RNAcentral holds the full RNA, with entries from ENA. The part of an RNA shown here (large-subunit ribosomal RNA, domain VI) has 269 nucleotides and comes from a Burkholderiales bacterium.
Context: one part of a larger RNA
RNA sequence: CGUCGGAAUGUUGAGGAGAGCCAUCCCUAGUACGAGAGGACCGGGAUGGACCAACCACUUGUGUACCGGUUGUCACGCCAGUGGCAUCGCCGGGUAGCUAUGUGCGGAAGAGAUAACCGCUGAAAGCAUCUAAGCGGGAAACUCGCCUCAAGAUAAGACUUCCCGGGGACUUGAUCCCCCUGAAGGGUCGCGGAAGAUCACCGCGUUGAUAGGCCGGGUGUGUAAGAGGAGUAAUCCUUUGAGCUAACCGGUACUAAUUGCCCGUGCGG
Numbered sequence: 001c002g003u004c005g006g007a008a009u010g011u012u013g014a015g016g017a018g019a020g021c022c023a024u025c026c027c028u029a030g031u032a033c034g035a036g037a038g039g040a041c042c043g044g045g046a047u048g049g050a051c052c053a054a055c056c057a058c059u060u061g062u063g064u065a066c067c068g069g070u071u072g073u074c075a076c077g078c079c080a081g082u083g084g085c086a087u088c089g090c091c092g093g094g095u096a097g098c099u100a101u102g103u104g105c106g107g108a109a110g111a112g113a114u115a116a117c118c119g120c121u122g123a124a125a126g127c128a129u130c131u132a133a134g135c136g137g138g139a140a141a142c143u144c145g146c147c148u149c150a151a152g153a154u155a156a157g158a159c160u161u162c163c164c165g166g167g168g169a170c171u172u173g174a175u176c177c178c179c180c181u182g183a184a185g186g187g188u189c190g191c192g193g194a195a196g197a198u199c200a201c202c203g204c205g206u207u208g209a210u211a212g213g214c215c216g217g218g219u220g221u222g223u224a225a226g227a228g229g230a231g232u233a234a235u236c237c238u239u240u241g242a243g244c245u246a247a248c249c250g251g252u253a254c255u256a257a258u259u260g261c262c263c264g265u266g267c268g269g
Base pairs, nucleotide, nucleotide: 001152005163006162007161008160011157015149016148018146021049022048023047024046025045026044027043033038051106054103055102059100061098062097066093067092068091069090070089071086072085073084074083075082076081110144111143112142117137118136119135120134164268165179166178167177168176169175170173180266185263186262187261188260189205190204191203192202193201210256211255212254213252214251215250216249217248220244221243226239227238228237229236230235
């Protein structure tokens, strides 16, 4: 810009893309078959490999915004307690998120039409013949089925819902002029997001839990500081599973999402 007024939500699916793999074991059955050795078709069940996308309850890693230990040095006047720097100083753990090595799933079943091939009926050609008329069976391939994109499918689809005024002129028409109006809806702006380079997308904007803060909880770390006690002291015990605790969960208008402005018109030859 188009889709023949404008708009919102949910859709149909022309067409496109993905997937499509393999192995082992058990039962049937030591059956059919075979002198024996050996050893099935068909059908049923279980497990695994590689591959695929998804997810984070478990296991693993990361986690320089969490907790603890510890060395050197400097500072806070000193003690005590803390802070800075040293690769995050080093070390031990670790929430959310992200993850694979972790977890659950997938290939199918089924239907249709077929290939080679196997048939039925059957003439030409009194026989024979799957074929000439006619009718069956038959593959990981094909068309569906599963997942996914999809109406710019310009053949531009369909459904539901929502929205939209008057007057005048003449040369009477895709005509011109005046007044009023600015709808539904969208955007801008702001608060944000398991969305994201930007844009887009999604949520929210006081008729509000969108983010921060606060409160409660969870999780992690591992018994804070201070004090009391024991010991010459290092240190230990008690208060105490204490103190602190990011991204998690819930609640709560305290803070910030104020108010506006812009686009979009007026029933559609």
It matches the Rfam family "Bacterial large subunit ribosomal RNA". Gene Ontology terms of the family: ribosome and structural constituent of ribosome.